Small-subunit ribosomal RNA, central domain from an uncultured bacterium, 349 nucleotides, folded computationally.
Model confidence (mean pLDDT): 91 of 100.
Rfam family: Bacterial small subunit ribosomal RNA. Its family is annotated with structural constituent of ribosome and ribosome in the Gene Ontology.
RNAcentral holds the full RNA, with entries from SILVA.
[in-house]
Context: one part of a larger RNA
RNA sequence: CUGGGCGUAAAGCGCGCGUAGGCGGUCGGAUAAGUCGGAUGUGAAAGCCCCGGGCUCAACCUGGGAAUUGCAUUCGAUACUGUCUGGCUAGAGUUUGGUAGAGGGUGGUGGAAUUCCAGGUGUAGCGGUGAAAUACGUAGAUAUCUGGAGGAACAUCAGUGGCGAAGGCGACCACCUGGACCAAAACUGACGCUGAGGUGCGAAAGCGUGGGGAGCAAACAGGAUUAGAUACCCUGGUAGUCCACGCCGUAAACGAUGAGAACUAGCCGUCGGGCUCUUUAUGAGCUUGGUGGCGCAGCUAACGCGUUAAGUUCUCCGCCUGGGGAGUACGGCCGCAAGGUUAAAACUC
Numbered sequence: 001c002u003g004g005g006c007g008u009a010a011a012g013c014g015c016g017c018g019u020a021g022g023c024g025g026u027c028g029g030a031u032a033a034g035u036c037g038g039a040u041g042u043g044a045a046a047g048c049c050c051c052g053g054g055c056u057c058a059a060c061c062u063g064g065g066a067a068u069u070g071c072a073u074u075c076g077a078u079a080c081u082g083u084c085u086g087g088c089u090a091g092a093g094u095u096u097g098g099u100a101g102a103g104g105g106u107g108g109u110g111g112a113a114u115u116c117c118a119g120g121u122g123u124a125g126c127g128g129u130g131a132a133a134u135a136c137g138u139a140g141a142u143a144u145c146u147g148g149a150g151g152a153a154c155a156u157c158a159g160u161g162g163c164g165a166a167g168g169c170g171a172c173c174a175c176c177u178g179g180a181c182c183a184a185a186a187c188u189g190a191c192g193c194u195g196a197g198g199u200g201c202g203a204a205a206g207c208g209u210g211g212g213g214a215g216c217a218a219a220c221a222g223g224a225u226u227a228g229a230u231a232c233c234c235u236g237g238u239a240g241u242c243c244a245c246g247c248c249g250u251a252a253a254c255g256a257u258g259a260g261a262a263c264u265a266g267c268c269g270u271c272g273g274g275c276u277c278u279u280u281a282u283g284a285g286c287u288u289g290g291u292g293g294c295g296c297a298g299c300u301a302a303c304g305c306g307u308u309a310a311g312u313u314c315u316c317c318g319c320c321u322g323g324g325g326a327g328u329a330c331g332g333c334c335g336c337a338a339g340g341u342u343a344a345a346a347c348u349c
Stems, first nucleotide, its partner, number of pairs: 004320003007303002012317001014201004021194003025088007033081002035077008049065006091191001092188004096183004103177007110154001115149007125136001162169002206247006215241002220236004258316006266294012298305002322349003331342004
């Protein structure tokens, strides 16, 4: 070098975009770099291997051959790969007309509820628990009615429903904006796939500055429980949760399953689009793109997966190599910090 793997045993980067590189549809023509064949030169001798010969044999010595898988030059072959050139349309994309959607951003609007404030009615409790107590209340609470303030979240619809690359996205309206799907044509003509580095996005918590603060609630205080109770339960309650701008860059960032392409039985449901048919019921069939359930072959250690593959193949990237030490130390890079990332060894079983 070859050879094994990555759903759950160690192992898929959290997710995009994309540089280098790797790989790349179909039909001709040219070339002959890769590739294949011939010839010539060279590839020292000895040794190894084969066939002989000489010491009585052998070791040993000796003759010839083979081998030396290589390199160079030259002459050819042209299927495949490469390069150049000319076409093609099945990959990819553009145009036209439609469709669905919590996709993203900004501004505005709305109702229910909690809390607080003011006023009315009204009187002794309320609240909370397993039971209580702390707390609140005759300075008039709880309850109830009217008005007002403010913040946050949007019940029902709601669905193994939808959208997004992932994180994620749920009241309504307007504006700005990304993507997907379908139908029928026309157009471009391989423009493609992957992607080391790089770069962007990235829940929650946390950090910086300035706002905001209704409810909830780390920390904290009190009441209970208990042998104790730095908890679970209760009464309070500050950061935070919210907004703007800037950091952080992690997660059971999960389908624990990288991306792209092709092929390989079906059946049932559901969402978006189209076509056809009919006893137009709002049904049946066909088709296409999602999303689920079951299941043949096959795969798997089993569980299970099974056209949304973990089946059969190809291309490219990432990653794994016994447990602990350790995702730690040191160093580098990044960060305001918290820390992140890259990442050992001694020792030990």